[in-house]
RNA sequence: GCAUUUACCGGCGAUGGUGUUCGCCAUUAACCGCAAGUAAUUGCUGAUGACACCUGCAUAUAG
Numbered sequence: 001g002c003a004u005u006u007a008c009c010g011g012c013g014a015u016g017g018u019g020u021u022c023g024c025c026a027u028u029a030a031c032c033g034c035a036a037g038u039a040a041u042u043g044c045u046g047a048u049g050a051c052a053c054c055u056g057c058a059u060a061u062a063g
Base pairs, nucleotide, nucleotide: 010025011024012023013022016054017053018052019051020050021049033044034043035042036041
């Protein structure tokens, strides 16, 4: 100096916040949704990676 591995910290997991947990990445990174279509373009789902709560949005019912 380069490469690999581990630990801590950090970052990330298609729309907000908090907590828990899982996974990924190591800054040349992880990540940046799906379907149809040659393309242009059109259409669709979800505030979670998963769980709980709060907030926002949508629908229905009751007061």